This is a predicted structure of a 105-nucleotide RNA (Guanidine-I riboswitch aptamer).

């Protein structure tokens, strides 16, 4: 310096926080009961949400090969992947994005 399809999307998962819903708490009408709005709590199981290059699955695309009745069909695409600090988005955070980056090996 170059190299593997280091392909795209979707649905999930590990993980993640707290706008919204729910939950809990404080406060709370002259008294009792005690509601709403607003406030606090994610060190609240949750709904919902975000979510992996180095997690999973599926579909599709692409490349090559085989076959073909030319419309397609089938097969292969194996492996490797340590990693900050810092910054960015959203309400917020993150294995999200910068980023298979810098660096290390």
């Nucleotide at each position: 310096a170059c190299u593997u399809g280091a392909g795209u999307u979707u649905u999930c998962u590990a993980g993640g926080g707290u706008u919204c819903c729910g939950c809990g708490g404080a406060u709370g009408a002259g008294u009792c009961u005690g509601a709403a709005u607003g406030c606090c709590g994610g060190u609240c199981u949750g709904g919902a949400c975000c979510g992996a290059g180095a997690g999973a699955a599926a579909a599709c695309c692409c490349a090559c090969g085989a076959u073909u009745g030319c419309g397609g069909u089938c097969g292969u695409g194996u492996a490797c992947a340590c990693g900050g600090a810092g910054g960015g988005a959203u309400a917020a955070a993150a294995g999200c994005c910068c980023g298979g980056g810098a660096g290390a090996a």

Its Rfam family is "Guanidine-I riboswitch aptamer". Rfam's curators write: This family represents a conserved RNA structure found upstream of the ykkC and yxkD genes in Bacillus subtilis and related genes in other bacteria.